[in-house]
Molecule: Group I catalytic intron
RNA sequence: GCGAAGGCCUAAAUCUUUGGGCCUUAGUCUAGUAAUAGACUACAGCAAACCAGGUGAAUUCGGUGAAACCCCAUUGGGGCAAUACCGAGCCAAGCCCGUCCAAAAGACGGGAAGGUGUAGAGACUAUCCCUUUUGGGAGUACUGUCCGCUCUAUAGCGGAUGGGAAGCGCCUGGCCCCGCCGAAUCGGCGGGUGAUGAUAUAGUCCAAUCCUUGGAGCAAUCCAAGU
Numbered sequence: 001g002c003g004a005a006g007g008c009c010u011a012a013a014u015c016u017u018u019g020g021g022c023c024u025u026a027g028u029c030u031a032g033u034a035a036u037a038g039a040c041u042a043c044a045g046c047a048a049a050c051c052a053g054g055u056g057a058a059u060u061c062g063g064u065g066a067a068a069c070c071c072c073a074u075u076g077g078g079g080c081a082a083u084a085c086c087g088a089g090c091c092a093a094g095c096c097c098g099u100c101c102a103a104a105a106g107a108c109g110g111g112a113a114g115g116u117g118u119a120g121a122g123a124c125u126a127u128c129c130c131u132u133u134u135g136g137g138a139g140u141a142c143u144g145u146c147c148g149c150u151c152u153a154u155a156g157c158g159g160a161u162g163g164g165a166a167g168c169g170c171c172u173g174g175c176c177c178c179g180c181c182g183a184a185u186c187g188g189c190g191g192g193u194g195a196u197g198a199u200a201u202a203g204u205c206c207a208a209u210c211c212u213u214g215g216a217g218c219a220a221u222c223c224a225a226g227u
Stems, first nucleotide, its partner, number of pairs: 005024008025042007050174006060088006069079004089116003095111006120206001122205004127138004142163009175194001176192007211226006
């Protein structure tokens, strides 16, 4: 200097790219009756990563790491942070076990998985219709501003006006594959696969970004008050 498969997710940017991830092919090894799973190697891979319904709770206290990027009293350290996690506590629907009951319903207790913790400090909310998509319409929940009434006041109700809504988590079922059984071209039971993304996804707020002042620091930057 050239090259280093493809399709996707996420963050940043000087918008050329960079950081962190997922899946797809083949071979070998391990586990399994098998479907298949994991690890390593190779750069061989060409099209994908499903559908319907239900749930919306807890949202807390501590702790361990961290790339790219920025700074420097630079060979060591600092800042910010995409994010990888641990201990305790707590948790909706559903699942398993037990108790109460004649039984059921229901209640209580325990457990497994998963979630919370883990947004930008944070607050609040799981709507409807048409079409099957970064779509269109409505204006439910919720919410900003202004006004009024009540007396629940960190509140409730009404009016005007501006916005306007979330599964990729968990559960149940369907579809596909494997095994066993059977009353056998179907049914039952068990297992497997269908990626990552939620360390804020949708939306409304708030915060931050901009400005002034003060404090810490060499700086990057951090904290606070105000407009």